[in-house]
A computed fold for a 141-nucleotide RNA, annotated as SAM riboswitch aptamer (S box leader).
RNA sequence: UGCUCAUCCAGAGGGGUGGAGGGACCGGCCCUGCGAAGCCCCGGCAACCAUCUCGACAUGUGGAACCGCGAUCACCGCGGCCCGUCGAGACAGGUGCCAACUCCGGCCUGGGGUCAAGGUGGCCACCAGGAAAGAUGAGGG
Numbered sequence: 001u002g003c004u005c006a007u008c009c010a011g012a013g014g015g016g017u018g019g020a021g022g023g024a025c026c027g028g029c030c031c032u033g034c035g036a037a038g039c040c041c042c043g044g045c046a047a048c049c050a051u052c053u054c055g056a057c058a059u060g061u062g063g064a065a066c067c068g069c070g071a072u073c074a075c076c077g078c079g080g081c082c083c084g085u086c087g088a089g090a091c092a093g094g095u096g097c098c099a100a101c102u103c104c105g106g107c108c109u110g111g112g113g114u115c116a117a118g119g120u121g122g123c124c125a126c127c128a129g130g131a132a133a134g135a136u137g138a139g140g141g
Base pairs, nucleotide, nucleotide: 003139004138005137006136007135008134013042014041015040016039017038021031022030023029025106026105027104028103043098044097045096048094049093051090052089053088054087055086056085057084062082063081066080067079068078069077070076102133107130108129109128110127111126112124113123114122115121
């Protein structure tokens, strides 16, 4: 770097250095010389993973990504391969995070508003839902 799964309306900042940017991208709207990013130190939040304790269920009618075969990108089937699962609590070892809901919108659907009009439309950073994108963790290639 690309794949899969889960989560994203909660929470938590001071000092030093630095000297103009930052909030992923685009648009908006914000933050910022009352000092941005980056780096260092200290502190904190949270609890994804690890570890420990308790409980329930199971030891198969289990498993998302991976590999092989079935002419096949996929679906599906079989096999390989892998493994207890869920809930509650403790801790803080591995990450992560500490303006604004992931700051809001971007694509689709429904609603609302508004503008124009013989046409079935334009606009909105309005409401709700879903997706995409992104971030973080875990897993697998």

Annotation
Its Rfam family is "SAM riboswitch aptamer (S box leader)". Rfam describes the family as follows. The SAM riboswitch is found upstream of a number of genes which code for proteins involved in methionine or cysteine biosynthesis in Gram-positive bacteria. Its mean pLDDT, the model's own confidence on a scale to 100, is 81.